The RNA shown here (transfer RNA) has 75 nucleotides and comes from Paulinella micropora. A source record names the gene trnI. Rfam family: tRNA. Gene Ontology term of the family: triplet codon-amino acid adaptor activity. By type it is a transfer RNA.
RNA sequence: AAACCUAUAGCUCAGUUAGGUUAGAGCGUAUGAUUGAUAAUCAUGAGGUCAGUAGUUCAAAUCUACUUAGGUUUA
Numbered sequence: 001a002a003a004c005c006u007a008u009a010g011c012u013c014a015g016u017u018a019g020g021u022u023a024g025a026g027c028g029u030a031u032g033a034u035u036g037a038u039a040a041u042c043a044u045g046a047g048g049u050c051a052g053u054a055g056u057u058c059a060a061a062u063c064u065a066c067u068u069a070g071g072u073u074u075a
Base pairs, nucleotide, nucleotide: 001074002073003072004071005070006069007068010027011026012025013024020058029045030044031043032042033041051067052066053065054064055063
């Protein structure tokens, strides 16, 4: 210098391959129930501008371009 991959909740990830229902799971966390008290278990909830900017579209986490961060390969 060039090519490619990854970026989604506090953490680990799915969802992208075919754009369309309210963006989900596990762990964690808050409250409550249970217990003499903890743990465990059960119930309910909070937590996301889907890395950023712009574009295409009736509609974008998903498609396109660029940027940022991390990684791999080649020279």